[in-house]
RNA sequence: CGAACCGCGACGGGAGAGCCCGGGUCCGCCCGGCGCCGAAGGAGCAACCCCUCCCCGGGAAUCUCUCAGGCCCCCAGACCGUCACGGUGAG
Numbered sequence: 001c002g003a004a005c006c007g008c009g010a011c012g013g014g015a016g017a018g019c020c021c022g023g024g025u026c027c028g029c030c031c032g033g034c035g036c037c038g039a040a041g042g043a044g045c046a047a048c049c050c051c052u053c054c055c056c057g058g059g060a061a062u063c064u065c066u067c068a069g070g071c072c073c074c075c076a077g078a079c080c081g082u083c084a085c086g087g088u089g090a091g
Base pairs, nucleotide, nucleotide: 001091005087006086007085009083010082011081012080013079018034020033021032022031023030024029035071036070037069041067042065043064044063048058049057
């Protein structure tokens, strides 16, 4: 000098599901009911590892659950791309 990896920030892209019913309303929204979605977060588990064996324990997700969140727009949004900063560092 510096690939790759991790963290963090900015910008861009970014799906799904009732603009249902009732009440209130400062018309932004709030509460309740039923229905629905999964890509914030959360939870669960397979192979495999451990153990003589069993149990226990470890063990991923975009899979499953829907607690939370969401269901016109806005906001949010896993993930992807670009750039900067920091850590580590093949060569």
The prediction has a mean pLDDT of 82. Predicted 3D model of a 91-nucleotide RNA (Glycine riboswitch aptamer) from Cellulomonas sp. PhB143. The sequence is in RNAcentral, with records from Rfam. NCBI's taxonomy places the organism under Bacteria, Bacillati, Micrococcales, Cellulomonadaceae, Cellulomonas.